[in-house]
Model confidence (mean pLDDT): 89 of 100.
This is a predicted structure of a 249-nucleotide part of an RNA (large-subunit ribosomal RNA, domain VI) from Prevotella sp. KH2C16.
Taxonomically the source falls in Prevotella (Bacteria, Pseudomonadati, Bacteroidota, Prevotellaceae).

Context: one part of a larger RNA
RNA sequence: CGUUGGAGUUUUGCGUGGUGCCGCCACUAGUACGAGAGGACCGUGGCGGACGGACCUCCGGUCUGCCGGUUGUGCCGCCAGGCGCACCGCCGGGUAUCCGCGUCCGGACGGGAUAAGCGCUGAAUGCAUCUAAGCGCGAAGCCCGCCGCAAGAUGAGAGCUCCUUUUCGAGGGCCGUCCCAGACGAGGACGUCGAUAGGGCGCAGGUGUAAAGGCGGCGACGCCAAAGCCGAGCGCUACUAAUUGCCCG
Repeated sequence: CGUUGGAGUUUUGCGUGGUGCCGCCACUAGUACGAGAGGACCGUGGCGGACGGACCUCCGGUCUGCCGGUUGUGCCGCCAGGCGCACCGCCGGGUAUCCGCGUCCGGACGGGAUAAGCGCUGAAUGCAUCUAAGCGCGAAGCCCGCCGCAAGAUGAGAGCUCCUUUUCGAGGGCCGUCCCAGACGAGGACGUCGAUAGGGCGCAGGUGUAAAGGCGGCGACGCCAAAGCCGAGCGCUACUAAUUGCCCG
């Protein structure tokens, strides 16, 4: 821009993409078969590998704005306690998040038409013949079924609801606070009739028992103390910021 008034929402599916794998064990059954050795079809159940999708409860990583330990050096006058720098200085842990090495799920089942092949009926050709007319069965393959996209499907579809032409209007946008959304647009949540983000409070969770002081010990240190500190998580709470408005239609 189109889809021939505009809008919100729910859809149909023309088409199109994806998936499609393999092995082992057991039962049937030591049956059929076979002199024996050996040893099934058909059917059923279980387990696994690789591959794929989703997710983070568990396991394991990551976690450079969390906590702790610690070396050297500079600084805060000194002690104590800290801060800067040294690959995050080094080291030990680590929530959320994002992940895989983790967890769950998937290939299936079924239907249709067929290939080779196997048949029925059956003439030409009194018989015979699966074929000439006609009718069946039959593949990991084809079409559908399963998962995703999908009306620019210009053949532009459909349902529901709302607003409408001259003063008002459905709806949308701008702007702001944001996000498990994101390159930007877009998408989603919220804007005081408010929990959208920050802050505060609480909880979960992480570190691992702060400083100061007291007590004990000659002292290192121990106890008072599951302390102190703390990001992203879960709640509660208008303290702060989402004001007032403007534009399109």